[in-house]
RNA sequence: UCUAUGUAAUCGCCUAAUUCUAGUAUUUGGAAACGGGGGACCCAUUUUUUGGGGCGAAUCUGAAUUCAUUGACAGUGAAUUUGGUAAGGUGACCUUUUGACCUGAGCCCGGCAGCUAACCUCGUAGGCGUUCAAAAGGGUAGAA
Numbered sequence: 001u002c003u004a005u006g007u008a009a010u011c012g013c014c015u016a017a018u019u020c021u022a023g024u025a026u027u028u029g030g031a032a033a034c035g036g037g038g039g040a041c042c043c044a045u046u047u048u049u050u051g052g053g054g055c056g057a058a059u060c061u062g063a064a065u066u067c068a069u070u071g072a073c074a075g076u077g078a079a080u081u082u083g084g085u086a087a088g089g090u091g092a093c094c095u096u097u098u099g100a101c102c103u104g105a106g107c108c109c110g111g112c113a114g115c116u117a118a119c120c121u122c123g124u125a126g127g128c129g130u131u132c133a134a135a136a137g138g139g140u141a142g143a144a
Base pairs, nucleotide, nucleotide: 001143002142003141004140005139011129012128013127014126018032019031020030021029022028033124034123035122036121037120038119043114051112052109053108054107055106060084061083062082063081064080065079066078067077068076069075087103088102089101090100093138094137095136096135097134098133099132
C1' cells in the first nucleotide's frame, strides 16, 4: 500500500441470568463468578398521608371515552384507548456518529430503609433465531 473481516444451532442475541461439583438425579445441596438489597464513623439530608422505598431502560405527560363523587356543572379520582416523552435495544472483531425500526412492561417491601467499612441477606427467571442502513476510526488475518 492492497485485499478480506465470509460461514455458523456442539452456534449466537437480550439480560446479573453463567460455570463447576456432590447426590437419593429433583422446583435438591455446595462452590465460583456475576447482579441486587440491608447495614457505622465521616459526609449529606433534616420536610416525615400529599405516605415512603426497592428491582428494572421502562419515567413524565397531552387527549378521548366510561364510571364514581354532585341536585346539576366544574373540579377530583379510577379504568380503558390513544399521541408524545426521559430512558433502553437492534445478533457473528470493536467503537463512534447519523438516520430508520422496536420497547418504553411488570413486580416487591409494608409505615420502614441517604451514603456506608466490618457484617447480614437475596437472585441467577424468562424470551429469541440471522434479526436495519450509511459514514468514520481502530483491531485482526493475508499478500506485496
A computed fold for a 144-nucleotide RNA from Natroniella sulfidigena, annotated as c-di-AMP riboswitch aptamer (ydaO/yuaA leader).
Its mean pLDDT, the model's own confidence on a scale to 100, is 78.
Its Rfam family is "c-di-AMP riboswitch aptamer (ydaO/yuaA leader)". Rfam's curators write: This family represents a conserved RNA structure found upstream of the ydaO and yuaA genes in Bacillus subtilis and related genes in other bacteria.
The model forms 92% of the base pairs in the Rfam consensus.